[in-house]
This record gives sequence, C1' cells and structure tokens, in this order.
RNA sequence: CGUUCAUCCAGAGGACCUGAGGGACCUGGCCCGUCGACGGUCCGGCAACCUGCCUAGGCGAACUCCGCCGAGGCAAGGUGCCAAUGCCAGGAACGAUGAGGA
Repeated sequence: CGUUCAUCCAGAGGACCUGAGGGACCUGGCCCGUCGACGGUCCGGCAACCUGCCUAGGCGAACUCCGCCGAGGCAAGGUGCCAAUGCCAGGAACGAUGAGGA
C1' cells in the first nucleotide's frame, strides 16, 4: 500500500493525567459527555485472528504403534479489543481487525 483472503448482532473494569467534545467520512437520526466523555499512562480483563495443548470423531497405512484432518474445550505467547449490531438508515474501489503479500 484503491494488495489477497477472512471476519465485524457475543465478550471484556478500575485508577491517574487532561479538559470539550465524541460515536472513521458525507446526509438524516439517535446516543455518550464537566456525575469528566474522547485521548494518554498504569494495572486488570476479554478471546476475534495467529500460536500452543487436549480431545469426540474421521481418513491413510497396518495391528492397537505411527501419520494427517479435526467440531468442541483449555491456555493467553503475537496482534487486537474492553458504550450502544461498524449505534441505525442511505452513499462510497467506505472503515476496522487478523493472517499473508509487496
């Protein structure tokens, strides 16, 4: 990075700093916010993807060994995330996240 694929109705709290807006963009709504939102730091947590482990079961070969796939479960190492369905609707080669690629 107007790159490929996949996913986005579940889940997840506090303290401190800051101080007026925020919910990606546009339009129309609606909601959050000085009872401090948004943002930052620390601790904590969640489990979407990657990773590791266990396993119902299945396949291969063969003889109870081995190899592969694996719903589901556990862990939390790598990212990510912790108001509301990506808040709702419409628009847009829309946005975000993960795993690759360049």
Overview:
A computed fold for a 102-nucleotide RNA from Actinomadura barringtoniae, annotated as SAM riboswitch aptamer (S box leader). NCBI's taxonomy places the organism under Bacteria, Bacillati, Actinomycetota, Streptosporangiales, Actinomadura. Model confidence (mean pLDDT): 84 of 100. It matches the Rfam family "SAM riboswitch aptamer (S box leader)". From the family's description: The SAM riboswitch is found upstream of a number of genes which code for proteins involved in methionine or cysteine biosynthesis in Gram-positive bacteria. Of the family's consensus pairs, 97% are formed in the model.